[in-house]
RNA sequence: CGGGAUGUAGCACAGCUUGGUAGUGCACUUGAUUUGGGAUCAAGGGGUCACAGGUUCGAAUCCUGCCAUCCCGA
Numbered sequence: 001c002g003g004g005a006u007g008u009a010g011c012a013c014a015g016c017u018u019g020g021u022a023g024u025g026c027a028c029u030u031g032a033u034u035u036g037g038g039a040u041c042a043a044g045g046g047g048u049c050a051c052a053g054g055u056u057c058g059a060a061u062c063c064u065g066c067c068a069u070c071c072c073g074a
Base pairs, nucleotide, nucleotide: 001073002072003071004070005069006068007067010026011025012024013023020057028044029043030042031041032040033039051065052064053063054062
C1' cells in the first nucleotide's frame, strides 16, 4: 500500500440478508424467603447501535467517508 472481518447496555452476544417500538444471558438495584451469607422467586433501572454524512415517511439495518482492532497478501 491492496483485500477481508469485527465494532450494539458494565461483560459476552443476537438482531442486519428482507428498513417499521433495540433484545437475550450474566452482572447491577429493590422486595420476599433466611439469624446472616449464598441460593431461589418477583419487580425494576441502564445503550439514540465506534464516529461523521447521505438516501428514505421511517436507518443498528441501505450508500459514502473515516477511526480502532484482528487476519491475509505485497

The RNA shown here (transfer RNA) has 74 nucleotides and comes from an uncultured Erysipelotrichaceae bacterium. The sequence was found in a public genome assembly. Its Rfam family is "tRNA". Rfam describes the family as follows. Transfer RNA (tRNA) molecules are approximately 80 nucleotides in length. Rfam links the family to the GO term triplet codon-amino acid adaptor activity. Its mean pLDDT, the model's own confidence on a scale to 100, is 81.